[in-house]
Context: one part of a larger RNA
């Protein structure tokens, strides 16, 4: 490189959008570029091959054939690929009518609980742990009872439910936006799939500016613990969690499973939206799409296991992998305020 892989052995981009490019549904007809067939010319010579001769033989040499799977030019051939035209509808997709949904973004609003502050009652304690002590208290704590500030998070409902590409996404109303899904005609007619760069979103933690700070809480003090304790536990506590602009780009960003399509036994649930039966309602009978689990046959699979939501049987287009260490480091680029980030090696060892 061929080739064989990517659930767990090395490998699925962290997730969409989508340029170029690759690959693309049935039918009709021209074209004939690829494709197939014949014909010509060229494919120097020598060599391989083959049949002959020639040195006593062989190597070698010498005559003549084939092959030289290529090109070029021409003559057909149209089934398939392109291409130009026309034409369908089942792939996409659009209009009508519905129901669900923590799907986004903004305002307002609520009640529970901590914290604090004020005022009352009251009195010698209370915290807090295996024990404890630091720590709060007679300047009146802790408990109780009123008011009041202020922030953060939404108990039950809740649930292998539910929505979103993923990250996610949960208290109540309104306002604006996006998917998805179901029945039932219309309508465009392939308008499609996937997508190297490119573009956007992108927990948590971290930066800048400006706010904001109730409660928790790296750093940090103090008390235990211990041989030693830079911890675990226990008093306290600053960034930071919260809001707004603004960068960053990373996770075990995991189903460790990339997208799209078609085809292959059943079984039991559960979300949403029909539809049929019956003397009506249908929650019981039978059934249809989407979606979401667990159970299992065929086949896969080193095995565990997966198994119509496949890790099966094809198909088309993207990432990726090629012993271990060194290293996801170094050097260079690019991008970042930094932190670092992304690309991505060697020596040398084993």
């Nucleotide at each position: 490189u061929u080739g064989g892989g990517c659930g767990u052995a090395a490998a699925g981009g962290g997730c969409g959008c989508g340029c170029a490019g690759g690959c693309g549904g049935u039918c009709u007809u021209g074209u004939a570029a690829g494709u197939c067939a014949g014909a010509u010319g060229u494919g120097a010579a020598a060599g391989c091959c083959c049949g002959g001769g020639g040195c006593u033989u062989a190597a070698c040499c010498c005559c003549g054939g084939a092959a030289g799977u290529g090109c070029a030019u021409u003559u057909g051939a149209u089934a398939c690929u392109g291409u130009a035209a026309g034409a369908c509808u089942u792939g996409a997709g659009u209009a009508u009518g519905g129901g669900a949904g923590a799907g986004g973004a903004a305002a307002g609003c609520g009640g529970a609980a901590u914290u604090c502050c004020u005022g009352g009652u009251g009195u010698a304690g209370a915290g807090g742990u295996g024990a404890a002590a630091u720590u709060c208290g007679u300047a009146g704590a802790u408990a109780c009872c009123a008011g009041g500030a202020g922030g953060a998070a939404c108990a039950c409902c809740g649930g292998u439910g539910g929505c979103g590409a993923a990250a996610u996404c949960g208290g109540c109303u309104u306002u604006c936006c996006g998917g998805a899904c179901c029945a039932a005609u219309a309508c465009u007619g392939a308008c499609g799939c996937u997508g190297a760069g490119g573009c956007g979103c992108g927990a948590a933690g971290g930066c800048g500016c400006g706010g904001g700070g109730a409660g928790c809480a790296a750093a940090c003090a103090g008390g235990a613990u211990u041989a030693g304790a830079u911890a675990c536990c226990c008093u306290g506590g600053u960034a930071g969690u919260c809001c707004g602009c603004g960068c960053a780009g990373u996770a075990a960003a995991c189903g460790g499973u990339g997208a799209u399509c078609a085809c292959u036994a059943g079984g039991c649930g559960u979300g949403g939206c029909g539809g049929g039966u019956a003397u009506u309602u249908a929650c019981c009978c039978c059934u249809g799409c989407c979606g979401u689990g667990c159970c299992g046959a065929c086949g896969c699979u080193a095995a565990c296991g997966c198994a119509u939501u496949a890790a099966g049987u094809g198909a088309u287009c993207c990432g990726c992998c090629u012993g271990g260490g060194a290293a996801g480091u170094a050097c260079g680029a690019c991008c970042g305020c930094a932190a670092g980030g992304u690309u991505a090696a060697a020596a040398c060892u084993c």

The part of an RNA shown here (small-subunit ribosomal RNA, central domain) has 350 nucleotides and comes from a metagenome. Its mean pLDDT, the model's own confidence on a scale to 100, is 89. The full RNA is in RNAcentral, with records from SILVA.